RNA sequence: UGGUGGGGGGCUGGGAAGCCGGUCGUUUCCUGUGACCCGAAAUCGACCUAUGCGGGAGCCCGUUAACUUUGGCGAGCGGCAACCUCGACCAGGCAGAAGACCCAGUUGUCUACUGUGACAUCCUGCCCCACCAGGUCGGCGGCGCGGGAGCGCUCUCUGAAGGGAGGGUUGCUACCUGCUCACGAUCGAAUCCGGCGAGGCCCGGAAGGGAGCAGUCGUAAGGUCGACGUUCGACGCAGGUGGGAUCCCAGGGUGGAGAAAACAGCUAGGACACCGUGUCUGGAAGAGAUGCCCAUCGCCAGAGGACGUCACCA
Numbered sequence: 001u002g003g004u005g006g007g008g009g010g011c012u013g014g015g016a017a018g019c020c021g022g023u024c025g026u027u028u029c030c031u032g033u034g035a036c037c038c039g040a041a042a043u044c045g046a047c048c049u050a051u052g053c054g055g056g057a058g059c060c061c062g063u064u065a066a067c068u069u070u071g072g073c074g075a076g077c078g079g080c081a082a083c084c085u086c087g088a089c090c091a092g093g094c095a096g097a098a099g100a101c102c103c104a105g106u107u108g109u110c111u112a113c114u115g116u117g118a119c120a121u122c123c124u125g126c127c128c129c130a131c132c133a134g135g136u137c138g139g140c141g142g143c144g145c146g147g148g149a150g151c152g153c154u155c156u157c158u159g160a161a162g163g164g165a166g167g168g169u170u171g172c173u174a175c176c177u178g179c180u181c182a183c184g185a186u187c188g189a190a191u192c193c194g195g196c197g198a199g200g201c202c203c204g205g206a207a208g209g210g211a212g213c214a215g216u217c218g219u220a221a222g223g224u225c226g227a228c229g230u231u232c233g234a235c236g237c238a239g240g241u242g243g244g245a246u247c248c249c250a251g252g253g254u255g256g257a258g259a260a261a262a263c264a265g266c267u268a269g270g271a272c273a274c275c276g277u278g279u280c281u282g283g284a285a286g287a288g289a290u291g292c293c294c295a296u297c298g299c300c301a302g303a304g305g306a307c308g309u310c311a312c313c314a
Base pairs, nucleotide, nucleotide: 001314002313003312004311005310006309008061009060010059011058012057013031014030015029016028017027021048022047023046024045025044036056037055038054039053067304068303069302070301071300072299073298074297075296078293079292080291081290084288085287086286089283090282091281092280093279094278095277099275101270102269104267105266106265107264108263109262113258120254121253122252123251124250125249127244128243129242130241131240132239134237135235136234137233138232139230140229141228144179145178146177147176148175149173150172151171152169153168154167155166156165157164158163183226184225185224186223187222193218194217195216196215201210202209203208
């Protein structure tokens, strides 16, 4: 002096925001390098001049080093700040002479439609009101007077009993019948409705008679259905007559060629209700300029590392 290895020294990012008493980290954003991996960490993780913690790996340097850092000058992605300028656009006020606004008329363009009939016009319906007569459904309604007969009550006569014969009464009737517009069917009582009434019971010598359970027939209060009646009501029911209104829609008559809307022009008005215009006030995404911060890069001069390591080999 060179090489190898060890010890050792470094690098593997930075900034802003956020959080914190404060410093880092996980979080968000911006940016850089050839350049890290795994784990936990915002109900936080590690710390107290702190510049992350736990574990692992790579690269550089061996001291005029790697690397870190100070100051100055220049460039510079990105970010922040409030003043100024511009500002599409938004909101509000005011104005009315003028419009690209509004109404009317007219001319033209274009054109849906149009002899399967345009513009126009008339009638009717659709719409509203009144009245009338229907339909459906529901509500309500169903009287009473006579005659007969029977029962009840009562009187007279009679029989040994059960009973028999003859009157009166008008108390009742759901039975028969007549009149009336005032009905039909059906259900409906175990005792306190009626008729018939086996058995059994009672009177009787018997014949016969009496009350009458069950059962059955017919009925009452009442129920159900139907028909009828009703100037009682309701209706997404339909009709008739008359009046009213008439933009749209539909049907029909007359008539015989145009014509809705849109656009442009003209005439004459209307105003500011709408639109637009003018002006004023306010807001406004964004852009520019200015100032500051800043990743990163370049140049210059410094400082630290640094009292500048050990071994072996040549």
Molecule: Archaeal signal recognition particle RNA
Organism: Candidatus Bathyarchaeota archaeon